[in-house]
Context: one part of a larger RNA
Molecule: large-subunit ribosomal RNA, domain V
Organism: Campylaephora sungminbooi
RNA sequence: CUUACAAUAAGACGGAAAGACCCUAGAUCCUUUACUUUUAUUUUACAUUGUAACAAAAUAUUAAAAUAAUAUAGAAUAAAUGGGGGUUUAACGACGAAGUCUGAAAUACCAUUUUCUUUAAUACUGAAAACUAAGUAAAGAAAGUUUACGAUAGUGUAAAAAAGAAAGUUUACUUGGGAUGAGUACCUCCUCAAAAGUAACGGAGGUGUACUAAGGUAAAGAUAUACACGUGUAAUAGCAAAACUUUGCUUAACAAUAAGAUUUAUUAAUCAAAUUGAGAUAUUAAUCAGUUAUAGUGAUCCAAUAUUGUGUGUGGAAACAAUAUUGCGCAACAGUUAAAAGGAACUCUAGGGAUAACAGAUUCAUCGUGACUAAAAGUUCGUAUUAAAGUCACGGUUUGAUACCUCGAUGUCGACUCAUCUUAUCCUGAAAUAGUAGUAUAUUUCAAGGGUCUAGUUGUUCGCUAGUUAAAAAGGUACGUGAGUUGGGUUCAGAACGUCGUGAGACAGUUCGGUCCCUAUCUAUUGUAAG
Numbered sequence: 001c002u003u004a005c006a007a008u009a010a011g012a013c014g015g016a017a018a019g020a021c022c023c024u025a026g027a028u029c030c031u032u033u034a035c036u037u038u039u040a041u042u043u044u045a046c047a048u049u050g051u052a053a054c055a056a057a058a059u060a061u062u063a064a065a066a067u068a069a070u071a072u073a074g075a076a077u078a079a080a081u082g083g084g085g086g087u088u089u090a091a092c093g094a095c096g097a098a099g100u101c102u103g104a105a106a107u108a109c110c111a112u113u114u115u116c117u118u119u120a121a122u123a124c125u126g127a128a129a130a131c132u133a134a135g136u137a138a139a140g141a142a143a144g145u146u147u148a149c150g151a152u153a154g155u156g157u158a159a160a161a162a163a164g165a166a167a168g169u170u171u172a173c174u175u176g177g178g179a180u181g182a183g184u185a186c187c188u189c190c191u192c193a194a195a196a197g198u199a200a201c202g203g204a205g206g207u208g209u210a211c212u213a214a215g216g217u218a219a220a221g222a223u224a225u226a227c228a229c230g231u232g233u234a235a236u237a238g239c240a241a242a243a244c245u246u247u248g249c250u251u252a253a254c255a256a257u258a259a260g261a262u263u264u265a266u267u268a269a270u271c272a273a274a275u276u277g278a279g280a281u282a283u284u285a286a287u288c289a290g291u292u293a294u295a296g297u298g299a300u301c302c303a304a305u306a307u308u309g310u311g312u313g314u315g316g317a318a319a320c321a322a323u324a325u326u327g328c329g330c331a332a333c334a335g336u337u338a339a340a341a342g343g344a345a346c347u348c349u350a351g352g353g354a355u356a357a358c359a360g361a362u363u364c365a366u367c368g369u370g371a372c373u374a375a376a377a378g379u380u381c382g383u384a385u386u387a388a389a390g391u392c393a394c395g396g397u398u399u400g401a402u403a404c405c406u407c408g409a410u411g412u413c414g415a416c417u418c419a420u421c422u423u424a425u426c427c428u429g430a431a432a433u434a435g436u437a438g439u440a441u442a443u444u445u446c447a448a449g450g451g452u453c454u455a456g457u458u459g460u461u462c463g464c465u466a467g468u469u470a471a472a473a474a475g476g477u478a479c480g481u482g483a484g485u486u487g488g489g490u491u492c493a494g495a496a497c498g499u500c501g502u503g504a505g506a507c508a509g510u511u512c513g514g515u516c517c518c519u520a521u522c523u524a525u526u527g528u529a530a531g
Stems, first nucleotide, its partner, number of pairs: 001531008010523003014518002022352006028344004034169005041161008050131002057125001059123007068115002076107001079113005086095003135149005172184003181201001185207006208333001209232001210291002215250007230239002233296001235294003254277004260271003266334001279288003302327009359406001360404001361402003365399001367395006376386002413488001414486003418480001419477005426451003429446006453467005494512004498507003
C1' cells in the first nucleotide's frame, strides 16, 4: 500500500417530515360599544270576540238660571252691533241722552249677539268589577257530562323596540424583515452633475386661501441704475416706460368661436394670435378675457335648482335631453361600498432564503492589538516607566450594518465527555534595558515542549465569595463537540400572579409542569489478520 473482519461516530451542509419560528397571500375558530342583517323576547292596534248595567272624567248638542267682561285718557270697570230721544212723579223734582270733554270706539232706553261660570238631560267613549255561549285546561269509557278559567289566553296580520344568541363580511399600502412610529394630494428650494428630466423612511419650508379692490385703465412719483424698500401669503425667480406708491374714472373678475404651440402613458393641465358681439379707461396710439409668476384642489355615478326643448290617439302630466350652477377632510386626495374593528401559544394551507431569528459570508463604525508623532508626568531629563490630542496599519474573539448560500429544515444557551490548533506567553526556559546594590520587580525580545485548581451561590457563560497553586493566559475550531450524553434555561399545548386590554387575549415580566428518533452505505480514523 491492497483486501477482509471488528470498531468509533468527525464529515457526506447525513436519513426522516414541501419549517411549526418569521414574512407574503389565503382559510378557520374566537371577541367586541367594527359594519350589515336574522331570530328569541316585549309592547301596542286590529281580527277570532259575545251579554247587561255603570263610577269618575272628556267631547258634542239642547234647555234653564245667574253673574261677569277694568291698557291709557275720559265723571268712570266702555264686551260687541243696530235703532234711538226718553223714563219716572199729583207737582216740585230726580235719572239721563244730545251738546261739551276724553278716546281707536260714547254712554239714557230698547233689541240682538259673543265669551265666561253653574245646574240638568241626551248621545258616544269608558277604567275596575260582573256574567256565559266563543275559546282554553283538567277529570271521565262516552255524553250538548262535571269542575275551573274566560272574552282573558292562544293564533294570525301590521308597526315599534330589542341579546355576538346566531350569520355573512371587512379590518389599506409604503416599509433596508415585520410590529411600533411616520408618511400618502398640491406648491417652492437644495440634492440635480450650468438644456429638460432625475431616486431615497435624503435636507428645509409652505397650501386646502384672500381681495369689489389688493381687479381694469390713465396720469404722476424721491434717491439715481436697480442694491434696497415694496410687491396679501411659503420659497425661488422677477419687477423703473416699472409688476412698487398715490390720485381720477370705472367693472374685461365680459358673451360666442378659436388657428397654433408647451407638458404628457392616458385622463388631464398650461400658453395663445385672430374673428364676432357688447363695454371700461385714455386727447390719441392703445391697453383690458382678474390679481408679478409658480400652491389654494377631486374623475364618474347620483340628487337638486334655474331656463329652454321633446311629450307614444288628443290636451296635460310623468319621464327624458341641452345649457348654467350646487352638494364629497371621497385628505389612503386616479376617488372599492350609502354603510366595516380586533385576537389566535388551540391553530391550519399555499409559498418564500424575493424576507427576519442561529450559524456562515462581506464590511469593520464599535471592539482588540501595534506603529508614527510626543504635549504632559517622571526632583532635572519626551522615549527606565506612564502617556493625552492627532495620524496610519493589522486582527476578525464584541455590539452592529448588509440580506449573499440555506425556510421540499444547516437543531438553539449552558453543563458533561473527547479534544485539536493559534500566540497577541499566565507558569516553567533563554536574553536586553532599568529611575537594575541584594532579594524582589517593571518593560521589551526569543520561545507553543509541557502545564495551566478545588469548592459555595446561580440554568447560567460571566461575575462575586472561600481556600490552594509554579501558574490558576487569551482565543479559534458552525460562540469545536446533541446520527456522543444531558435538557436546568430559552421557545408549543395545562395553570396561576402582577400589569395592559370593554373583550377574545398579550407581556426580552414572574412562577409550577412539560415524549431529545436513526440497525453506519461512502469518506475519515483505530485495532487484528493475510498478501